[in-house]
Parts: sequence; C1' cells; structure tokens
RNA sequence: GAACACAGACAGCCGAAUCUCCGGUUCGACAAGCGGGCUCGGAGAACGGGGGAACCAAUCGUUUGGGGCUAACCCACCGCCGGGUGGGGGCGCGAGCUCUUUCAGCGCCAGCCCGUCAGCUAACCCCGUAGGCAGACGAAGGAGGCGGU
Repeated sequence: GAACACAGACAGCCGAAUCUCCGGUUCGACAAGCGGGCUCGGAGAACGGGGGAACCAAUCGUUUGGGGCUAACCCACCGCCGGGUGGGGGCGCGAGCUCUUUCAGCGCCAGCCCGUCAGCUAACCCCGUAGGCAGACGAAGGAGGCGGU
C1' cells in the first nucleotide's frame, strides 16, 4: 500500500409498512415529573391489499385443480431433471438542496399464503403497517427552492 473479514457510525436505500392518542410494562441512582424502549394490548388517521351486486365479460372452466400478495413472468434449447444457456419482458440503485427525465455502469426476477373456492364490481365486509440493507465520488437535461451579486 492492497485485498478479505468483523464491529461502529453516516448521506441514505428496498418495501404499504408511517404518525398520533390511551393503557400496561421496563429503563434513565431514589420519589414525583419528564423522556426513551417494547410485535405488549387497544383506538384513530394515513398508506397498502383482499372479498363482494347490477351492467359488462366469459360461452368456457371446474385434479392436468383453481386463486392471492409481490418487480419476481413468458418462450426456446440443453440436462446428471438440482438446474443451466439464450431471447423477450418486468423491477431497484444510479445521492451531497428537493423532485424528476435520459444514458453509462452495477444488481434482482425470490419467497410466502388461501384450501376445492373467488372475473369485473356501488353499498358493505375483512386483513396488514413487517422485515432486510448501507459505501460510491460517472455524464446530459428540466422544474422548483436557498444564498450571493
């Protein structure tokens, strides 16, 4: 000096997964007050998802089961049947004031659930608010804001 690994911190990132209030519990030496923590309980707002008429659609489907969340799908070929390769398509990052568009570049296409059953769908009904990451210093625009002259 470089690489790798671990830990901490950080501008921040994926995602609907945030905020407020009441109560319980716990921590801040002790009491009160005040503040923080919790997948502890509850209520509300907001965001997200599902079920559910008429009309429309379907005229077929119903074990070759079917369906839902999600970007996480389709096709072809190969195979030692785990998977691999290629094409199409979908998604995320691409940041130093904020939002946004294009490109270079770098990644992802997993997982889970319902339980024989669901097209759309007003009223109405139901459910969720988790979890996982964080090191680059590329380019060209648009809108707005702040500061200076």
Predicted 3D model of a 149-nucleotide RNA (c-di-AMP riboswitch aptamer (ydaO/yuaA leader)) from a Solirubrobacterales bacterium. The coordinates come from a structure-prediction model, not an experiment, and the mean pLDDT is 79. The sequence was found by an Rfam model in a public genome assembly. Its Rfam family is "c-di-AMP riboswitch aptamer (ydaO/yuaA leader)". Rfam describes the family as follows. This family represents a conserved RNA structure found upstream of the ydaO and yuaA genes in Bacillus subtilis and related genes in other bacteria. Lineage of the source: Bacteria > Bacillati > Actinomycetota > Thermoleophilia > Solirubrobacterales.